[in-house]
RNA sequence: GCCGUCAAACGGCCGAAUCCCUGGUCCGGCAGGACCGGGAGCGGGAGACCCAACACACAGGGGCGAAUCGUCCGGCCGGUCAGGACGUAGCGCUGCUCUUUCAGCGCGAGCCCGUCAGCUAAUCCCGUAGGCCUCAUCGAAAGAGGGC
Repeated sequence: GCCGUCAAACGGCCGAAUCCCUGGUCCGGCAGGACCGGGAGCGGGAGACCCAACACACAGGGGCGAAUCGUCCGGCCGGUCAGGACGUAGCGCUGCUCUUUCAGCGCGAGCCCGUCAGCUAAUCCCGUAGGCCUCAUCGAAAGAGGGC
């Protein structure tokens, strides 16, 4: 450089949520357990000039997150609540990785601040959880990369 191949193994997914200090203290015979930290990485918030805004405004306003918005149903009349159905902005998965496209399958919640926050350099503060799937020759195409 050309050709072929993506098998097998390491299980995998959502999410910022991982790694290190054989960290410190206490309990214990050991194994181990409890509490308290530090750092890196990743994630989030507050916060100038300039810019934006200065109307609605206690009818508050704002943050994390994909999780917004609409229609309909909701006991006899009218209104409405819990709840439900169908869609929807948006989001995730499909087995080497990335991008694009197709196809299929799902999600489209919940929580927090507390009258207060536009952007925002310096600076300051916070989080680093929780949950789930699996033994199936694991959907496909193109381009690039990588492995064999």